Small-subunit ribosomal RNA from a groundwater metagenome, 1476 nucleotides, folded computationally. Its mean pLDDT, the model's own confidence on a scale to 100, is 85.

RNA sequence: GGAUUUGAUCCUGGUCCAGGAUGAACGCUGGCGGCGUGGAUAAGGCAUGCAAGUCAAGGGGGUCCCGAGAGCAAUCGAGGGACAACCGGCGAACGAGUUAGUAACACGUAGAUUAUCUGCCCCAAUCACGGGUAUAACCAGUCGAAAGAUUGGCUAAUCCCCGAUGGUCCCUGAGAGCAAUCUUAAGGGUAAAGGCGCAAGCCGGAAUGGGAUGAGUCUGCGGCCUAUCAGCUAGUUGGUGAGGUAAUGGCCCACCAAGGCUUUGACGGGUAGGGGAAGUGAGAGCUUGUUCCCCAACGAGGACACUGAGACACGGGUCCUACUCCUACGGGAGGCAGCAGUCGAGAAUAUUGGACAAUGGGGGAAACCCUGAUCCAGCGACGCCGCGUGCGGGAAGAAGGGCUUCGGCCUGUAAACCGCUUUUAACCGGGAAAAAGCCGCAAGGCUGAUUGUACCGGUGGAAUAAGGGGGUGCAAACUCUGUGCCAGCAGCAGCGGUAAUACAGAGCCCCCGAGCGUUAUCCGGAUUUAUUGGGCGUAAAGGGUCCGUAGGGGGUUAGGAAAGUCUGAUGUUAAAGACCUUGGGCUCAACCUAAGGAAUGCAUUAGAAACUUCCUAACUUGAGGGCGUUAGAGGCUGAUGGAACGGUCGGUGUAGGGGUGAAAUCCGUUGAUAUCGACCGGAACACCAAAAGCGAAGGCAUUCAGCUGGGGCGACCCUGACCCUGAUGGACGAAAGCGUGGGCAUAAAAAAGGAUUAGAUACCCUUGUAUACCACGCCCUAAACGAUGGAUACUAGCUAUCUGAAGUGUCGACCCUUCGGGUGGCGAAGCUUACGCAUUAAGUAUCCCGCCUGGGAAGUACGGCCGCAAGGCUAAAACUCAAAGGAAUAGACGGGGACCUACACAAGCGGUGGACCAUGUGGCUCAAUUCGACGAUAAACGAGGAACCUUACCAGGGUUUGAAAAGCUAAUGAAACCCGCCAGAAACGGCGGACUUCUCACAAGGACAUUAGCCCAGGUGCUGCAUGGUUGUCGUCAGCAGGUACCUUGAGGCGCACGCUUAAAUGCCAAAACCUGCGCAACCCUUGCUCUAUGUUUUAUUUGUCAUAGAGGACUGCCGUAGGUAAUACGGAGGAAGGUGAGGAUGACGCCAAAUCAGCACGGCCCUUUGAUACCCUGGGCCGCACACGUGGUACAAUGGGGCUGACAAUGGGUUGUGAACCCGCAAGGGGGAGCUAAUCCCAACAAACGGCCUCUUAGUUCGGAUUGAGGUCUGAAACCCGACCUCAUGAAGCCGGAAUCGCUAGUAAUCGCCAAUCAGCUACGUGGCGAUGAAUACGUUCCUAGGUCUUGUACUCACCGCCCGUCACGCCAAGCGAGCUGGGAAUAGCCGAAGUCCCCCGCAAGGAGGACUAAGCUGGGCUCAGUGAGAGGGGCGAAGUCGUAACAAGGCACGGGUAGGGGAACCUGCUCGUG
Repeated sequence: GGAUUUGAUCCUGGUCCAGGAUGAACGCUGGCGGCGUGGAUAAGGCAUGCAAGUCAAGGGGGUCCCGAGAGCAAUCGAGGGACAACCGGCGAACGAGUUAGUAACACGUAGAUUAUCUGCCCCAAUCACGGGUAUAACCAGUCGAAAGAUUGGCUAAUCCCCGAUGGUCCCUGAGAGCAAUCUUAAGGGUAAAGGCGCAAGCCGGAAUGGGAUGAGUCUGCGGCCUAUCAGCUAGUUGGUGAGGUAAUGGCCCACCAAGGCUUUGACGGGUAGGGGAAGUGAGAGCUUGUUCCCCAACGAGGACACUGAGACACGGGUCCUACUCCUACGGGAGGCAGCAGUCGAGAAUAUUGGACAAUGGGGGAAACCCUGAUCCAGCGACGCCGCGUGCGGGAAGAAGGGCUUCGGCCUGUAAACCGCUUUUAACCGGGAAAAAGCCGCAAGGCUGAUUGUACCGGUGGAAUAAGGGGGUGCAAACUCUGUGCCAGCAGCAGCGGUAAUACAGAGCCCCCGAGCGUUAUCCGGAUUUAUUGGGCGUAAAGGGUCCGUAGGGGGUUAGGAAAGUCUGAUGUUAAAGACCUUGGGCUCAACCUAAGGAAUGCAUUAGAAACUUCCUAACUUGAGGGCGUUAGAGGCUGAUGGAACGGUCGGUGUAGGGGUGAAAUCCGUUGAUAUCGACCGGAACACCAAAAGCGAAGGCAUUCAGCUGGGGCGACCCUGACCCUGAUGGACGAAAGCGUGGGCAUAAAAAAGGAUUAGAUACCCUUGUAUACCACGCCCUAAACGAUGGAUACUAGCUAUCUGAAGUGUCGACCCUUCGGGUGGCGAAGCUUACGCAUUAAGUAUCCCGCCUGGGAAGUACGGCCGCAAGGCUAAAACUCAAAGGAAUAGACGGGGACCUACACAAGCGGUGGACCAUGUGGCUCAAUUCGACGAUAAACGAGGAACCUUACCAGGGUUUGAAAAGCUAAUGAAACCCGCCAGAAACGGCGGACUUCUCACAAGGACAUUAGCCCAGGUGCUGCAUGGUUGUCGUCAGCAGGUACCUUGAGGCGCACGCUUAAAUGCCAAAACCUGCGCAACCCUUGCUCUAUGUUUUAUUUGUCAUAGAGGACUGCCGUAGGUAAUACGGAGGAAGGUGAGGAUGACGCCAAAUCAGCACGGCCCUUUGAUACCCUGGGCCGCACACGUGGUACAAUGGGGCUGACAAUGGGUUGUGAACCCGCAAGGGGGAGCUAAUCCCAACAAACGGCCUCUUAGUUCGGAUUGAGGUCUGAAACCCGACCUCAUGAAGCCGGAAUCGCUAGUAAUCGCCAAUCAGCUACGUGGCGAUGAAUACGUUCCUAGGUCUUGUACUCACCGCCCGUCACGCCAAGCGAGCUGGGAAUAGCCGAAGUCCCCCGCAAGGAGGACUAAGCUGGGCUCAGUGAGAGGGGCGAAGUCGUAACAAGGCACGGGUAGGGGAACCUGCUCGUG
């Protein structure tokens, strides 16, 4: 810096990512070289080899060889050389390894050592005389398996011992001095070693002093976590004396005293080697301690001493323990945390290599020997660095692959091909430096592990050499295919449910490159522990309040000191490393290296004196006191008053009362309620009363009295910084609760009953105990809130109120002004994420205290303290989530509010729901009952015409370039249509007949057709959640949006609020808005009035009606009233029509992933080489029927049915049509054919309801017509499934319809008929139109529904059909408890007690006995940390389980805090508190 909480926003806050790093590991891959680096785990066990020896010039002997010489020879043999054991010397305490232990003077740093030692080395000066005893080797035995032991005997030394000498050595004494110490003439003690050499000489020896080096000891300061470790300590703290040490010291011992440490964290627990440094970071920091260097500690676990200059000793010793090995079972041996190597454990870490050539170490006079230190090599991409895998040319661009809009694009100059080069690798040849030394008189000779390496030259040939990760965002890089919430991915957000840039594969692309990714860990980002550099009103966070201890902070003036502070100097801060400067060496780099600089710390020292500090002296403004005055529910105690309530008694009085939404339980004829009187009782104090007052907070209210705390104001006096804050601590601390004893009117947890309810452990009602009251003692918590710690100072105001004083004024008071102290409201600057705060700060500053660091688990567990108990205080982790939150915004919603609208309700009229029938749907059935549509917004809907066809469904029969389409090739030339015959259910097939095109003589060509082949067709198959188009709905509701400006950190707001008005975002007014667009309205059509023009028809004609075309008319234009001089509303006039005249068309932004792939179109997918999901045919089905629902028709009758008779319409349709007159038939209909391409003719008829007359007379009827039978008519190839109509007969249910529900506000409802589309016909009672007759009602907006505007609350935003809580059931997980069981750790008491040291005894000695201390072991009771555990309890997580509905809106009983009781559960109830 980014991603991630949200619909969006700002903030808070966590999580995650991009960077760097590593002793790494894992996956894939792997050409070369250089330089580094490599057992981090089991301080687990180790086979084998090597890692410390050397000196023959310390010593004696041995073996072997050479050998002067002697000897005839055997042989002897001076001398020399080699070898190694032994005695002796030096070394072995270094070097090498590891990090177990250790929280410590272990380490770092600065000091001290007058409290010390120091082999080898250096310097100075001195000495080395005399004597003696042993012992190994060796020889001879003995024991033993071995390891080894042992006896006797011989011998040497630079082994050992004695004596002498000796000093500036040591001890004692003496003197001086306060002491440190110095002096000394006194006394005593203490040394030595030789070797080599012809020699010179060299190497050694002893004592002393000094140096150097190394080491010991002590001190200041510094660096981990934990207080859920708060008290620890008996050698403990100190003293005296003795011991011990190189040396101080309780280091050890005896005695004496009772100290010592600790909140500045003792003691305990956990973890850990420390530092130089390393990683990271801007830095401050944080983390780490591998390689290299310094220090420490350790050497299987534990203890111990010896030797020595040095050890309590890695490759020395003794003992105990564990383990391993050998054994003849008697006994022995061993210690890789040296170098290699092996096993084990582990994610994981190398060769049983070469050389001492160099550097260094040990020994030696030296040569030289030894050296797994070291130098090299090997293995590992483990890291860093360097190089290469070729370079140039080469197409408008091969092939292959991928994509495609089919044009092309990408891979891609990439390849091929042409030219060039040869690093690296390979081969051939040459070939170092690293060497200094040693031997030798010299000349000269000799020495390289690495290494035939680096390097140089040559040869040939592009030859020997590229991968890994990624491509949704963060974060560079995109397409196709497969898959289909599967398989899988994932660091976070999140992808995957049929078009996945997120899975898998491919192509292409991006990043890095001999590597690339992943995992783990650290720092960073993280200002997310904030010193630099955060916070606490509401996000996590102010302690409930005060007092006060330690501590921290602190007014004014002067003088002094110099701790802090500042300046200079000196020392130190090892080297390496890091940084800076200048260089050098490897071809560069990494790497190595030279010189210089710098290096925040510590110590010492010299100064400065402003500030802080300390000391001294003063001051008064902070603080306190005195005096006067003043307000107050401040506290405690005792009295006291009235109202209300309840009870008892009495009077009056009668049937109810009480209670609720409505009731009931309950009380009442044994007299209630009501009312009057008297008495008793307890609790609380109306009005005053207020944003008021007082108090530290909790809290405090009748009135009076007593005692008492604090505050304000005024003017003077006094003290003289006495102040502020405050960890631990102390006191107070609502309500509830607890204990003991009282009291009890009323209220009331629990409890009981009545209701409500699906239930009702509740809300409501009737009762009612604890309790609330008093006294004493506990408890100690609250939303103990201003969710705001205390103190001080500063920074605009206005206003209200309480209280005091002063001034003016007044007789006095009120009022007014000013100065203080409180309590409120509004507001400037400023602050704040915003809301808001704002002299009573959440502003600006200082000081002190408390607290916070994601949500949940959890204020829980465990531990501790307190409590009688309830419980309180203190206070985690595992695990789990990617959020949890605050403020504000826009919506949506509310059983929130305000205003308004609508056939929304109401007022009316008529229906539906009951019957029968029609029709659609579900369901059922079926071979099939094709498909779609499903609340409103599906259901007489697609369908405005299912007998075949339609038709998509089923059964069966057939076809395969196909029923229909375009093109190409080839063949045929007629084929097809048409007619007839045969087989067949038909399709289809076969045969025959008839017919035979154009340019053109023929040929050839065109058109057409058939056949064969090719490219292709076809699909009512899937996806309406891939789409276009179209449509429904909210809704003909008045809204929706933009530009600019303005406001806000921002989402967003404003515009488009308020007021008035309208059908209307329709206008008016006004306002930080001004404009604009889509909607509204208007423009369009029909209709109502008038006029003009025209006139097919009509009529005998004109006029008129009528028709067509055009014009006029209505605009709140006029008058009045109201209103703001407005918009507008109401009334009136005129008018055919009046405030949009009526109706239609017209449907904003959008919502419902609404509907439709089956109307059409269309992306993708699927089916179609012997046979389909395509196509043809026959038959069936879509009409199937126990049921359920929707929409209709007809009725139930007299406002009617039937008969006769009499009137009055309009819209429409018609040539494959309409079909007149006339005739036949009871009728449907038939014959007939005029007229009509229509204002002419026809459908068409008298339209029906209606009017008049007659009849029926309340009945399942002369209502009603279903159903059924018979006979017919018509359409059509064809009416069985399955048509309509006519006639006769039949004559069902039904007597006005439960809950519920629909339509309609005027030419409307209702009633009545007529026409049309579709159509051969028709299941039409449907639908679309047309006219006829023609109402009732609207008080009004409380309620139901829907909608609009504003506002409010919200935990909703998939938006209340939302969200969400708890029990129960199931599964998984972690932690705590748990009868216990097991193991570890550190102590403690007792017993026992090895080696060893010290003491002591015996002994000449060797040796032996004893004592003290002590490792280990045993026993005991506790402490602590783990593991495990039947079981019981809670917690977390889990896609759909069960029960309820607690919370969010007034969440349907406002919610929440504390407390108490109750309940399956959320919860309910009581008391008190908060408003969130």
Its Rfam family is "Bacterial small subunit ribosomal RNA".
The sequence is in RNAcentral, with records from SILVA.